RNA sequence: AAGGCAGGCUCAGACAACCGCGCACAUCUAUGCGAAAGCUCUUGUGUGAGGAAAGUCCGGGCUCCACAGGACAAGGGUGCCGGGUAACGCCCGGUGAAGGUAACUUUAAGGAAAGUGCAACAGAAAAGAAAACCGCCGAUCUUUCGGUAAGGAUGAAAAGGCGAGGUAAGAGCUCACCGGCGGUGUGGAGACACACCGGCCUUGUAAACCCCACCCGGAGCAACGUCGUGGAAAGGCAUUAACUGUUGUCCGCAGGCCUUGAGGAGACGGCUUAAGCCUGUCGGUCACGGCAGGAUCAGAUAGAUGGUUGUCCAUAACCAGAACCCGGCUUACGGGCUUGGCUUUGAA
RNA sequence: GUUUGCGUAGCUCAGCAGGAUAGAGCGACCGCCUCCUAAGCGGUAGGCCAGCGGUUCGAAUCCGCUCGCGAACA
Numbered sequence: 001a002a003g004g005c006a007g008g009c010u011c012a013g014a015c016a017a018c019c020g021c022g023c024a025c026a027u028c029u030a031u032g033c034g035a036a037a038g039c040u041c042u043u044g045u046g047u048g049a050g051g052a053a054a055g056u057c058c059g060g061g062c063u064c065c066a067c068a069g070g071a072c073a074a075g076g077g078u079g080c081c082g083g084g085u086a087a088c089g090c091c092c093g094g095u096g097a098a099g100g101u102a103a104c105u106u107u108a109a110g111g112a113a114a115g116u117g118c119a120a121c122a123g124a125a126a127a128g129a130a131a132a133c134c135g136c137c138g139a140u141c142u143u144u145c146g147g148u149a150a151g152g153a154u155g156a157a158a159a160g161g162c163g164a165g166g167u168a169a170g171a172g173c174u175c176a177c178c179g180g181c182g183g184u185g186u187g188g189a190g191a192c193a194c195a196c197c198g199g200c201c202u203u204g205u206a207a208a209c210c211c212c213a214c215c216c217g218g219a220g221c222a223a224c225g226u227c228g229u230g231g232a233a234a235g236g237c238a239u240u241a242a243c244u245g246u247u248g249u250c251c252g253c254a255g256g257c258c259u260u261g262a263g264g265a266g267a268c269g270g271c272u273u274a275a276g277c278c279u280g281u282c283g284g285u286c287a288c289g290g291c292a293g294g295a296u297c298a299g300a301u302a303g304a305u306g307g308u309u310g311u312c313c314a315u316a317a318c319c320a321g322a323a324c325c326c327g328g329c330u331u332a333c334g335g336g337c338u339u340g341g342c343u344u345u346g347a348a
Numbered sequence: 349g350u351u352u353g354c355g356u357a358g359c360u361c362a363g364c365a366g367g368a369u370a371g372a373g374c375g376a377c378c379g380c381c382u383c384c385u386a387a388g389c390g391g392u393a394g395g396c397c398a399g400c401g402g403u404u405c406g407a408a409u410c411c412g413c414u415c416g417c418g419a420a421c422a
């Protein structure tokens, strides 16, 4: 210098003017609405979306229902080991496997020696130590019988691989090396690694059923709680009087009055101070945790956060808009800054 | 907002406990029949099974993510 790998941080414009919107507090209270509380109307101050607010894929908080407490079954989920966490299918560190020259990346990674199923077509045979199409060897009545899984042929996959010995020909039949399985020992917290021994050699599939270990009660803020005019209905009192309406008063006219009152309409709560955020420090390889200090940062209910102009700036641009709240994952997407490895080539 | 189901030919649907070159009816096109049309008969074309990735020897079918459409709940 070129190429490539792995990260980390940060912005989502700032300022000014004018117009406009939600919420909180204060102000105002003429009219209107409402049973009331209150709302509307005036003015001022403060504050007002995200890195994913998204998908709703996981895990929780919270609320109601069920449940004396516990265990099991059914159903669902997770699946190498250790740790983190409120919890998780998330995160961190490690092990094995696969890929890459390497930095490094990916990994739904328990069990196929508990059992069952499936493996189309082709092929002799697709899972029984069974099976003989060609070939090889032996016998023989010369066209049959026996042995043989080394070779051919089929297939995605053929009964451990490969070499030597052995044999009539062959074969873990025997031996060396490699692979698997089992046992023993050593190291490690463990997954596992290494060494030795045993011919023990048994296909693949569990994102097929299943087995093993562990986890999960169900529903969701349209959950749920409080208030609740009118009115169906029930009870009490009365048929004069009283009360209500028409009109402020009188007359007149009309209406029986009071109390309780399910669901539904409506209003309020739930609602935002939180397993959260910022700064410092200590512990830990890390995820994260402890301690100290600090700030308060939308809360609507047909749903606000916008528009115009000017200056700065790089033209401020992409994906995209909270709806009970958090922790993750996944998906969409525009910039800026920066760190550490690796490979090749060149120069000193 | 929450919960839940479905995407296969132009349309309506089968197939989805993995083994196909993915079928059926209607429709389209061509031919036969008829003086002509309809009906009838024969044939042909048309699908990357919504998209992407994974598991498997093999995926429309199993698993994950995304997209689109529908249903229920005050």
Stems, first nucleotide, its partner, number of pairs: 001344003005340007013312007021048006032039002050319001054330002057328005062220004075216005080094005095109001096107004110211002115209002117205003133152002135148005160178002163175003179201002181198007224269004233260005243255004277294007349421007358374004367405001376392005398414005
Molecule: RNase P RNA; transfer RNA